[in-house]
Context: one part of a larger RNA
RNA sequence: GGACGAACGCUGGCGGCGUGCCUAACACAUGCAAGUCGAACGCCCUCGACCUUCGGGUCACAUGAGGGAGUGGCGAACGGGUGAGUAACACGUGAGAAACCUACCCCAGAGUACGGAAUAAGCCGGGGAAACCCGGUCUAAUACCGUAUGCCGUCUUCUGAUCGCAUGGUCGGAGGACGAAAGAUUUAUCGCUUUGGGAGGGUCUCGCGCCCUAUCAGCUAGUUGGUGAGGUAACGGCUCACCAAGGCAUCGACGGGUAGCUGGUCUGAGAGGACGACCAGCCACACUGGAACUGAGACACGGUCCAGACUCCUACGGGAGGCAGCAGUGGGGAAUCUUGCACAAUGGGCGAAAGCCUGAUGCAGCGACGCCGCGUGGGGGAUGAAGGCCCUAGGGUCGUAAACCCCUUUCGGUAGGGACGAAAAUGACGGUACCUACAAAAGAAGGCCCGGCCAACUACGUGCCAGCAGCCGCGGUAAGACGUAGGGGCCAAGCGUUGUCC
Numbered sequence: 001g002g003a004c005g006a007a008c009g010c011u012g013g014c015g016g017c018g019u020g021c022c023u024a025a026c027a028c029a030u031g032c033a034a035g036u037c038g039a040a041c042g043c044c045c046u047c048g049a050c051c052u053u054c055g056g057g058u059c060a061c062a063u064g065a066g067g068g069a070g071u072g073g074c075g076a077a078c079g080g081g082u083g084a085g086u087a088a089c090a091c092g093u094g095a096g097a098a099a100c101c102u103a104c105c106c107c108a109g110a111g112u113a114c115g116g117a118a119u120a121a122g123c124c125g126g127g128g129a130a131a132c133c134c135g136g137u138c139u140a141a142u143a144c145c146g147u148a149u150g151c152c153g154u155c156u157u158c159u160g161a162u163c164g165c166a167u168g169g170u171c172g173g174a175g176g177a178c179g180a181a182a183g184a185u186u187u188a189u190c191g192c193u194u195u196g197g198g199a200g201g202g203u204c205u206c207g208c209g210c211c212c213u214a215u216c217a218g219c220u221a222g223u224u225g226g227u228g229a230g231g232u233a234a235c236g237g238c239u240c241a242c243c244a245a246g247g248c249a250u251c252g253a254c255g256g257g258u259a260g261c262u263g264g265u266c267u268g269a270g271a272g273g274a275c276g277a278c279c280a281g282c283c284a285c286a287c288u289g290g291a292a293c294u295g296a297g298a299c300a301c302g303g304u305c306c307a308g309a310c311u312c313c314u315a316c317g318g319g320a321g322g323c324a325g326c327a328g329u330g331g332g333g334a335a336u337c338u339u340g341c342a343c344a345a346u347g348g349g350c351g352a353a354a355g356c357c358u359g360a361u362g363c364a365g366c367g368a369c370g371c372c373g374c375g376u377g378g379g380g381g382a383u384g385a386a387g388g389c390c391c392u393a394g395g396g397u398c399g400u401a402a403a404c405c406c407c408u409u410u411c412g413g414u415a416g417g418g419a420c421g422a423a424a425a426u427g428a429c430g431g432u433a434c435c436u437a438c439a440a441a442a443g444a445a446g447g448c449c450c451g452g453c454c455a456a457c458u459a460c461g462u463g464c465c466a467g468c469a470g471c472c473g474c475g476g477u478a479a480g481a482c483g484u485a486g487g488g489g490c491c492a493a494g495c496g497u498u499g500u501c502c
Stems, first nucleotide, its partner, number of pairs: 001502004006498005013374006019367002021332001026330003030327003035074003040071002043068005048059004081285003091209007100202003105198008113147004122137006152179012183190002211257003218248003223245008260282004264275004287308005310321004338364001340363003346360001347358004377407004387398004411443001413438005421429001446491005451472003457486005467474002
């Protein structure tokens, strides 16, 4: 000098764009943040007119409209948060999988036949303070089960061709075993099963790269390898039985400390150094620890189970909860925001669609936290006014500065008009941006510094006191270094200080 997610002191007019718990991965009141489908399914409730003795009756319709929970499907594994853990194939990069998986989507082939038994809801009964639970009985389906068929797939036996980087791969023939399906509708379609391919996604393996410490020098028993088995989507000591005795390490094993990694950011002429906030990719985590279930996908933030700590309810028997989602509260801290608006746009889930949901997102609010832009007026004006300060008392200086005259109206203010963003309808932002008119210089300047480094000097006060200070150093009676004033210098809606990095 530059930089910052900054903080502190003084000061503070406007706008745009960004950005805002770096500390306690501390604890959390309240609301919201994941639903949707009646074009899969059964059921319950409500909805019309007239009469009425208020019990009900008659007519019309309804294969209608609306609402509710439930079965079922898809989603809930995305999106959003955080950085605790992790020195690791976690990440980056480059390869490999002849060892793999993939719901929805796209392309192509084939099929969608015949049956059956339940169950939730409902009704009846019971237990419990509650959470909720139990029994009986009835019922539907794109829920569940059986049989059939098999273009085809899997396994197995035999066999042909061909290729390869080892295990082996690809294409084909014959025999055997096993394996499917679901319907809905407004008749346009949408689905369902199976197979092959694709796209996108994921999983695994390897080369290289990846902090400090030797005041850590030896580490290791599923340890290293083999055979076999189990397990997995799949390879594998992943797991297990048996066998062998290996494997790693001064090219730093093992241990300890620290840390999410990267694209990048800051600095620097570069080499390098430091960092990894916002944005983007990957990883890990979701009160702490452990586990599996469901599923194409999880070992699952707003799912389940167990244990623990904590908080809450309780009829003391037993239950409920998890903001590192958005806001917000307490606490910690030098320090970090609104319990806002809208699904209008973009995107996501579901749905045939209308649409519903969406604290993702789009916006608004707060904070000079940062960057950028603008303003706080412009021209004229000497008796160089008054006043302040200095003075050798002549004067000098503040100073064209002010007053005064002329002019302008950015921003702000008031009023009128008023968008783009949306392709017909649909705009939270927003009566915003923007445009026009009006009034008046009218509402808008401070901070730090002035001994040298370092740009800017005098007076008074003080008297090694009070104080200053980044270093050198100032102050003990004429202090340009302390305090005040005048003057000056540098920046400017900021200016200084502190911290950190280069």